[in-house]
Molecule: transfer RNA
Organism: Pseudomonadales bacterium
RNA sequence: GGGGUCUUAGCUCAGUUGGGAGAGCACCGGCUUUGCAAGCCGGGGGUCGCGGGUUCGAACCCCGCAGACUCCA
Numbered sequence: 001g002g003g004g005u006c007u008u009a010g011c012u013c014a015g016u017u018g019g020g021a022g023a024g025c026a027c028c029g030g031c032u033u034u035g036c037a038a039g040c041c042g043g044g045g046g047u048c049g050c051g052g053g054u055u056c057g058a059a060c061c062c063c064g065c066a067g068a069c070u071c072c073a
Stems, first nucleotide, its partner, number of pairs: 001072007010025004019056001027043005049065005
């Protein structure tokens, strides 16, 4: 220098026919217990890496940039 994959909640990740942003764990509250843990119920938390474009509408399609991993040189 070139190719490929990836970037979504605090963490691990799902979500690609373009229309509802989600799960588990963690965190907060309640129930239960003498108390703790476990269990059950409920709740908060997101500029979907950044900037632009296409579209009535973009996490998803297109372009550029940044970062991680990997292959070639």